[in-house]
Description:
Small-subunit ribosomal RNA, 3' major domain from Gluconacetobacter aggeris, 479 nucleotides, folded computationally. RNAcentral holds the full RNA, with entries from ENA and SILVA. The organism belongs to Gluconacetobacter, within Bacteria.

Context: one part of a larger RNA
RNA sequence: UGACGGGGGCCCGCACAAGCGGUGGAGCAUGUGGUUUAAUUCGAAGCAACGCGCAGAACCUUACCAGGGCUUGACAUGGGGAGGCUGCAGUCAGAGAUGGCUGUUUCUCGCAAGAGACCUCCUGCACAGGUGCUGCAUGGCUGUCGUCAGCUCGUGUCGUGAGAUGUUGGGUUAAGUCCCGCAACGAGCGCAACCCUCGCCUUUAGUUGCCAGCAUGAUUGGGUGGGCACUCUAAAGGAACUGCCGGUGACAAGCCGGAGGAAGGUGGGGAUGACGUCAAGUCCUCAUGGCCCUUAUGUCCUGGGCUACACACGUGCUACAAUGGCGGUGACAGUGGGAAGCCAGGCAGUGAUGCCGAGCUGAUCUCAAAAAGCCGUCUCAGUUCGGAUUGCACUCUGCAACUCGAGUGCAUGAAGGUGGAAUCGCUAGUAAUCGCGGAUCAGCAAUGCCGCGGUGAAUACGUUCCCGGGCCAUUGUAC
Numbered sequence: 001u002g003a004c005g006g007g008g009g010c011c012c013g014c015a016c017a018a019g020c021g022g023u024g025g026a027g028c029a030u031g032u033g034g035u036u037u038a039a040u041u042c043g044a045a046g047c048a049a050c051g052c053g054c055a056g057a058a059c060c061u062u063a064c065c066a067g068g069g070c071u072u073g074a075c076a077u078g079g080g081g082a083g084g085c086u087g088c089a090g091u092c093a094g095a096g097a098u099g100g101c102u103g104u105u106u107c108u109c110g111c112a113a114g115a116g117a118c119c120u121c122c123u124g125c126a127c128a129g130g131u132g133c134u135g136c137a138u139g140g141c142u143g144u145c146g147u148c149a150g151c152u153c154g155u156g157u158c159g160u161g162a163g164a165u166g167u168u169g170g171g172u173u174a175a176g177u178c179c180c181g182c183a184a185c186g187a188g189c190g191c192a193a194c195c196c197u198c199g200c201c202u203u204u205a206g207u208u209g210c211c212a213g214c215a216u217g218a219u220u221g222g223g224u225g226g227g228c229a230c231u232c233u234a235a236a237g238g239a240a241c242u243g244c245c246g247g248u249g250a251c252a253a254g255c256c257g258g259a260g261g262a263a264g265g266u267g268g269g270g271a272u273g274a275c276g277u278c279a280a281g282u283c284c285u286c287a288u289g290g291c292c293c294u295u296a297u298g299u300c301c302u303g304g305g306c307u308a309c310a311c312a313c314g315u316g317c318u319a320c321a322a323u324g325g326c327g328g329u330g331a332c333a334g335u336g337g338g339a340a341g342c343c344a345g346g347c348a349g350u351g352a353u354g355c356c357g358a359g360c361u362g363a364u365c366u367c368a369a370a371a372a373g374c375c376g377u378c379u380c381a382g383u384u385c386g387g388a389u390u391g392c393a394c395u396c397u398g399c400a401a402c403u404c405g406a407g408u409g410c411a412u413g414a415a416g417g418u419g420g421a422a423u424c425g426c427u428a429g430u431a432a433u434c435g436c437g438g439a440u441c442a443g444c445a446a447u448g449c450c451g452c453g454g455u456g457a458a459u460a461c462g463u464u465c466c467c468g469g470g471c472c473a474u475u476g477u478a479c
Base pairs, nucleotide, nucleotide: 002479003477004476005475007474008472009471010470011469012468013467015463016462019426020425021424022423023422026318027317028316029315030314031313032312033311034309035308042053043052064304065303066302067301068300069299070298073127077126078125080122081121082120083119084118087104088103089102090101091100092099093098106117107116108115109114129293130292132291133290134289138287139286140282141281142280143278145276150189151188152187153186154185155184156165157164158163169180170179171178195270196269197268198267200238201237202236203235204234205233206232209228210227211226214225215224216223241264244258245257246256247255248254320419324378325377326376327375328374329373336367337366338365341360342359345356346355347354348353385416390411391410392409393408394407395406396405432455433454434453435452436451437450438449
């Protein structure tokens, strides 16, 4: 100088409190530990590992295991030699990789010889290759404290010095934000602003969007003519600055109230993460030093495994019901996706789906039905709750659904009657609740993740206490 304290003061944060909904009990999904296994590949480990890497494990992926093969190699460059093949098609053996046989057959220059390209093979050498080890040798990227308000520098001054001052103090702020004071005066990285988006208005533009006024047809659909007023779309601008008024304050910064306004004191949300901390994470994204393997720790293939199951934990989904289940009805969104695709419509099927088939490179066509809503019924029961599990019959994707896919129909109808100690999220269009879309993707174990809109609360007295953080002076310290 710091760090720490179950020392002190001041102040923040869904930190507590006040509320609402959960988790912990059940079934299932998923990740992890453990155990098992030939293998159950590897990593992640309090917060900050555990629906995490994985935004798609049947083969592939795949790194693991068993077995069968290869050894200049699956891939790159170079040297020497041989050949015109390679390729394609067929066929045989084989689990396949692979091997054998048959047929056919190159290109460019050139009359040709020949040369070159390309490919294959042989040779053996340099080398390739390694998801092998070390994240405690590293780069890069990331998490975390924390979007917390801090972290420093130059000159000057003070101190023998380490250092201090500035950055402390009085107010104030979300903020080292600003004002005042002061041996300090300035400056940098952070804060804020500049960026994107939502909310209001104007202008420009008017198709695929829209239809006020005019006309038209009768298929009632902006359908047609027409129009761009409105909605909307998407570009450019405007608008908010404590600007105005009152009070308060120190004549300050600011704070409180009001007016006007679509919006008011940072308007809501996002992007943005200072100096640093944790030898935090990652050598399995990639890059890379060192070490190690080199007929294997490389590489190809078939099959298996990553999906095991006495058990334990995390994260979720569905419920235990009447604010509900079932049947009927049929209104209102927004984000997005679509050519090996989305599929209207028709037909067949109880259905998953199949067949036919229009439109759409999409503000045009399509996915598409939004669901909570409303009406009727059930009347408190392990039920018309709940849907696990299992049987049978099918559908689809795919070379292939046995290990190990999803979906449909019929049947079956488990636990579960609101959950101990404990514990989590959330302050407003939020929580809760309701559905919709997308990435990955042949298909899908998605209840995950990332987005979108619909309906739409309660509570906050307050800062004593728990947790985390900031500032100050002071004290103690085996740091």